[in-house]
Context: one part of a larger RNA
RNA sequence: UCAUGGCUAAGGAACUAGGCAAAUUUGACGCGUAACUUCGGGAGAAGCGUCCCCCACAGUAAUGUGGGGCGCAGUGAAAAGGCCCAGGCGACUGUUUAGCAAAAACACAGGACUCUGCAAAAUCGUAAGAUGAAGUAUAGGGUCUGACACCUGCCCGGUGCUGGAAGGUUAAGGAAGGGGGUUAGCGCAAGCGAAGCUCUUGACUGAAGCCCCAGUAAACGGCGGCCGUAACUAUAACGGUCCUAAGGUAGCGAAAUUCCUUGUCGGGUAAGUUCCGACCUGCACGAAUGGUGUAACGAUCUGGGCACUGUCUCAGCCAUGAGCUCG
Numbered sequence: 001u002c003a004u005g006g007c008u009a010a011g012g013a014a015c016u017a018g019g020c021a022a023a024u025u026u027g028a029c030g031c032g033u034a035a036c037u038u039c040g041g042g043a044g045a046a047g048c049g050u051c052c053c054c055c056a057c058a059g060u061a062a063u064g065u066g067g068g069g070c071g072c073a074g075u076g077a078a079a080a081g082g083c084c085c086a087g088g089c090g091a092c093u094g095u096u097u098a099g100c101a102a103a104a105a106c107a108c109a110g111g112a113c114u115c116u117g118c119a120a121a122a123u124c125g126u127a128a129g130a131u132g133a134a135g136u137a138u139a140g141g142g143u144c145u146g147a148c149a150c151c152u153g154c155c156c157g158g159u160g161c162u163g164g165a166a167g168g169u170u171a172a173g174g175a176a177g178g179g180g181g182u183u184a185g186c187g188c189a190a191g192c193g194a195a196g197c198u199c200u201u202g203a204c205u206g207a208a209g210c211c212c213c214a215g216u217a218a219a220c221g222g223c224g225g226c227c228g229u230a231a232c233u234a235u236a237a238c239g240g241u242c243c244u245a246a247g248g249u250a251g252c253g254a255a256a257u258u259c260c261u262u263g264u265c266g267g268g269u270a271a272g273u274u275c276c277g278a279c280c281u282g283c284a285c286g287a288a289u290g291g292u293g294u295a296a297c298g299a300u301c302u303g304g305g306c307a308c309u310g311u312c313u314c315a316g317c318c319a320u321g322a323g324c325u326c327g
Base pairs, nucleotide, nucleotide: 001322002321003320004319005318006317007316008315010313011312014311019308027051028050029049030048031047036041038147052069053068054067055066056065057064058063070074082306083305084304085303086302087301088300089298090297094106095105110145111144112143113142114141115140116139122131123130124129148293149292150291151290153223154222155221158220159219160216161215162214163213164212167211168210169209173205174204177201178200179199180198181197182196185192186191224242225241226240227239228238251285252282263279264278265277266276267275
């Protein structure tokens, strides 16, 4: 000097990004216990008292009641919750990055949409076959949401999906007709040229799809601008106009979302970029990519308080081990 452990006057978070670490608390019995609540909880809430020995009495006894005694200290050593208030997120128990992340991520019960009538859909396999399932729509697959409570608005123009079949377009195939090659034959020759075969062209015909017409948003998604107006001012219930498929409803809102921003006001502090409650000017919330609440729960995150302490003011001492110096 380092590591580990122990003690410390006065103060008690002044430390620090942050009470990190440490300390406090801890057992049993008795009393007592708030808001809130899904009436189960919350709750070991919080908080307070007792605990040893002797005697008497009661009791079969455990034990209880009364009286007395000792110590600084009676769960006499060890072992054994710190607690409270408020908020965010996620309902919960659970799961996860074997080896830097345990969480607000995943899952979840519950909700919804959709496909599937059984040789099911879906999945694996070239196939045979297998799973689904020795199941049968109260079943099975996919997708989204995520307990519960109250709810879940408008838009089908685009994309997707489903349905429709009148018209347009349209493949292979079929095919009337046309053109070429070949040659029996005809012709003195030039040439013409049947049938067949063959090459080519081809009107017309020809399904799904697409165009088209509808439906569908708990499908992918989307949910405006400008101007004017009230007898102070300000503001605009109101009016005008342009555009749109429709112009954001309820609820929430400087938020895990707010740039300006440490917004403004209130609370808490002597002092508060954090926190809590409001306001609404939402750069750029918003309704199952769910909205808003919510008891309980959480090695979660944020702010505050009580208790407690070497975290600190500010260090000191001791023990053990290592190192170093000397030997």